[in-house]
């Protein structure tokens, strides 16, 4: 130096270019319990790694950089 893969809620993942980007699990709030745990039931939590770029419509296709991870030399 090159090549290939991954970056999406706090964490682990999903999402055929198309309705408000979803679920699980931690937190958090309430039932319920003598108290906690367990159950349950409910709000919250996203500039989808930047920036451009096609497109009526991009997480998704394309460029180009940022980081992580392999393999190559």
């Nucleotide at each position: 130096g090159c090549g290939c893969c991954a970056g999406u809620a706090g964490c682990u993942c999903a999402a055929u270019g198309g309705a408000u980007a979803g679920a699980g699990c931690a937190a958090c709030a309430g039932c319920c319990u003598u108290c906690u745990a367990a159950g349950c039931u409910g709000a919250a939590g996203g500039u989808u790694g930047a920036a451009g770029g096609u497109u009526c419509g991009a997480a998704u296709c394309c460029u180009u950089c940022c980081u992580g991870g392999c393999g190559c030399g």